[in-house]
RNA sequence: UGAGUAAGCCAGACAGCCGCGUAUACAAGCCUAAAGGCUUUAUAUGAGGAAAGUCCGGGCUCCGUAGGGCAAGGUGCCGGGUAACUCCCGGUGAAGGCGACUUCAAGGAAAGUGCAUAGAAAAUAACCGCCUGAUUUGUAUCAGGUAAGGGUGGAAAGGUGAGGUAAGAGCUCACCAGCGGUCAGGCGACUGGCCGGCUUAGAAAACCCCACCUGGAGCAACACCAUAAAGAGGGACAUUAAGGUGGCCCGCCAGUCCUGGGUAGGUGGCUUGAGCCAUACAGUAAUGUAUGGCCGAGAUAGAUGGCUGUCUAAUACAGAACCCGGCUUAUAGGCUUACUCAAAUU
Numbered sequence: 001u002g003a004g005u006a007a008g009c010c011a012g013a014c015a016g017c018c019g020c021g022u023a024u025a026c027a028a029g030c031c032u033a034a035a036g037g038c039u040u041u042a043u044a045u046g047a048g049g050a051a052a053g054u055c056c057g058g059g060c061u062c063c064g065u066a067g068g069g070c071a072a073g074g075u076g077c078c079g080g081g082u083a084a085c086u087c088c089c090g091g092u093g094a095a096g097g098c099g100a101c102u103u104c105a106a107g108g109a110a111a112g113u114g115c116a117u118a119g120a121a122a123a124u125a126a127c128c129g130c131c132u133g134a135u136u137u138g139u140a141u142c143a144g145g146u147a148a149g150g151g152u153g154g155a156a157a158g159g160u161g162a163g164g165u166a167a168g169a170g171c172u173c174a175c176c177a178g179c180g181g182u183c184a185g186g187c188g189a190c191u192g193g194c195c196g197g198c199u200u201a202g203a204a205a206a207c208c209c210c211a212c213c214u215g216g217a218g219c220a221a222c223a224c225c226a227u228a229a230a231g232a233g234g235g236a237c238a239u240u241a242a243g244g245u246g247g248c249c250c251g252c253c254a255g256u257c258c259u260g261g262g263u264a265g266g267u268g269g270c271u272u273g274a275g276c277c278a279u280a281c282a283g284u285a286a287u288g289u290a291u292g293g294c295c296g297a298g299a300u301a302g303a304u305g306g307c308u309g310u311c312u313a314a315u316a317c318a319g320a321a322c323c324c325g326g327c328u329u330a331u332a333g334g335c336u337u338a339c340u341c342a343a344a345u346u
Base pairs, nucleotide, nucleotide: 001342002341003340004339005338006337007336008335009334010333012311013310014309015308016307017306018305020046021045022044023043024042025041027040028039029038030037031036048317052328053327055326056325057324058323059322060218061217062216063215067250068249069248070247072214073213074212075211076210077091078090079089080088081087092106093104094103095102096101107209108208112207113206115202127150128149129146130145131144132143133142134141135140158176159175160174161173162172163171177199179196180195181194182193183192184191185190222268223267224266225265232259234258235257236256237255243253244252275294276293277292278291279290280289281288282287
């Protein structure tokens, strides 16, 4: 200097004019049947790193049964973090990369079922081929041996090399992989040494088995106030029935179901949080503890817009609707830190 890897930050700023939403404060005025609502003035404040997806996990609210079981669903190497998780951190193993690093749907195939097509055969293997023998003028045919070579396939009975053999084969040997035994290290996943019969195929992101986990519904949850009407009508079932937070059963509770009429307005929930920032300590880290500081939208046909000027790299993806922790996806431009590789110079 160039090419990369990992992590983090900003996501325009300033000024003026006009225009919107909310909160607080005092006063005044207005609307309404009521609950309650609206307007003016001043101050403060007003969309994101993903607000998106609705994929996970919760907080919160309700369901008397949030009790037990089945079904169903989820996770899947080890240890730690967290309110919790399929998330995060650190490791082990495997794959990729020269490397910094990245990715993993990472338990089980002697519990069982199944595995299309092709192929001789998908685990009780022989199509071509190789070897030996017999027959034959010869071609060819028959019997025996073989699984090294070829073909099919995603996968074909450990791999490479040498010896050996009629030809071959772990038949034998060396090195490796796998499996078993044993010793050592580690909390553990696992790793290393030694010994050994030589060898049980692949695949569960097929069904399945094993271990662990899971109540349901959701802010349109739910609670309160006011108004209004018809506390109306009839029928069915009935304590062994119907009904009772997705399905079934047990248990438990206790009257349910149908038809019809009125209301659809207002308020709360609604933003002080497992919150944010700074410093110190502990820890490899995720994170935790302590001290100090800050209060940053709460709309409800749904608010932050328009114009002008200056600066600038500055616009891409894109707008809250109960809240939070993650993951995934989209993304213009600019900045910072650490590390890897290559080339050149000293």